């Protein structure tokens, strides 16, 4: 200098002016006014996990079902998060990726291709024997998993020996298996001997094992509480007469209405509440929940680290479907145009445009995931050049 890897941070600045929300102080004609202070994010987002808090359920513990998680050791209030390590895979490397328990508990599946896909399998090829032959080869029987071909996967790999050709058939090395020894808290790693190699894969298929989980959510929930309607208590007024019944009620007569316009007769139906006062529940509405906490900043200590501890300091939005904004000036940044300079990489001057990445708190906190113009810092790797 170029090409990369990882980690952290910022993500417009200053001033003026007019507003908005909260809070404190003062004033007030109680409507409000004036002044001071504070006022979005790293993701406030998705609402995917884990908690706090609240209500409901529940005697305790456990089991079943359902859902989730899954190498080991730590961190944490907890987690499916984070840290460190192990195994596997990728990269020359810094480093990156990894749903990573169990396949002799059982069931299921292994598409296409291929002769054969699970009690393995002869398509081509190779070898042996027999027969035929036009001497090219063909047919029949048998051996062979070394070679070719198919496939994600074909019952260890390479080499030597061996054999008719082959084959762990024998041997060496590598791999593998169960036990042993050594190291490690552990996952696991290393080692020597033994075993000729065994029941292939899939559990983001059912399943088995271990661990975790009661349900709903701030529209949770608590308090205050109108008007109207409805409920209860009560004063007063009213409820036709008679009979039976303790009573609810029943019967008769009278009254009113209907059955068709009237009368008679007959049938059916109706007849007790109203004004006021008080009480209690709920609704509208209001208040709380609601921000001093798993808080933030600094220093030191412990730890590889996640993180933990001590000391000191700070108070840091809390609403109503939602305030945190508008305008102007200067600077910065990006982009476009013109002119000039140039060592062709770029730079300078003037002007225009863009308020200038993603995005807006709604009970709170810890994570994860997703979005993000542009920029800054640190550590490390590979290559090249110079000293």
């Nucleotide at each position: 200098u170029c090409a990369g890897a990882c980690g952290g941070c910022c993500g417009g600045g200053c001033g003026g002016u007019c507003g908005c929300u909260g809070u404190c102080g003062c004033c007030u004609u109680c409507g409000g006014g004036c002044g001071g202070c504070a006022g979005a994010g790293g993701a406030a987002a998705g609402u995917c996990c884990g908690g706090g808090c609240u209500c409901c359920a529940c005697g305790a513990c456990g089991a079943c079902a359902u859902g989730g998680c899954g190498g080991c050791g730590g961190g944490u209030a907890a987690c499916g998060c984070c840290c460190g390590c192990c195994g596997g895979g990728g990269g020359c490397g810094a480093c990156c990726c990894u749903a990573g328990g169990g396949a002799u508990a059982g069931c299921g599946c292994c598409a296409c291709a291929g002769a054969a896909a699970g009690c393995a399998a002869a398509c081509c090829g190779c070898c042996c024997g027999g027969g035929c032959u036009u001497c090219g080869g063909c047919c029949c029987g048998g051996g062979u998993a070394a070679g070719g071909g198919u496939g994600a996967a074909a019952g260890g790999g390479u080499g030597c020996g061996g054999u008719a050709a082959g084959a762990g058939c024998g041997c060496a090395c590598c791999g593998c298996g169960g036990g042993c020894c050594u190291g490690g808290u552990g996952a696991c790693a290393g080692g020597a001997a033994c075993g000729g190699c065994a029941u292939g894969g899939c559990a983001a298929g059912c399943c088995c094992c271990g661990c975790c989980a009661g349900g709903a959510g701030c529209a949770a929930g608590a308090c205050c509480g109108a008007a109207u309607a409805g409920g209860g208590a009560u004063u007063c007024c009213g409820c036709g007469c008679c009979c039976c019944g303790c009573g609810a009620g029943g019967g008769g007569c009278a009254g009113g209405g209907c059955c068709g316009u009237u009368g008679u007769c007959g049938g059916c139906c109706c007849g007790a509440g109203g004004c006021g006062u008080c009480c209690g529940g709920g609704u509208a509405g209001g208040u709380c929940g609601c921000g001093a906490g798993a808080a933030c900043c600094g220093u030191c200590c412990g730890g590889c680290g996640a993180c933990g501890g001590a000391c000191g300091g700070u108070c840091c939005a809390g609403a109503g479907g939602a305030a945190u904004g508008g305008c102007c000036g200067c600077c910065g940044c990006g982009u476009c145009c013109g002119c000039c300079c140039c060592u062709c990489g770029g730079g300078g001057c003037g002007g225009g445009c863009g308020g200038c990445a993603c995005a807006g708190a709604a009970c709170c906190c810890g994570g994860c995931u997703u979005a993000c113009a542009g920029g800054c810092c640190g550590u490390c790797u590979g290559a090249u050049c110079c000293g």
This is a predicted structure of a 387-nucleotide RNA (Bacterial RNase P class A) from a Caulobacteraceae bacterium. The coordinates come from a structure-prediction model, not an experiment, and the mean pLDDT is 76. Lineage of the source: Bacteria > Pseudomonadota > Alphaproteobacteria > Caulobacterales > Caulobacteraceae. Rfam family: Bacterial RNase P class A. Rfam describes the family as follows. Ribonuclease P (RNase P) is a ubiquitous endoribonuclease, found in archaea, bacteria and eukarya as well as chloroplasts and mitochondria. Rfam classes the family as a ribozyme. It was read from a public genome assembly, where an Rfam model found it.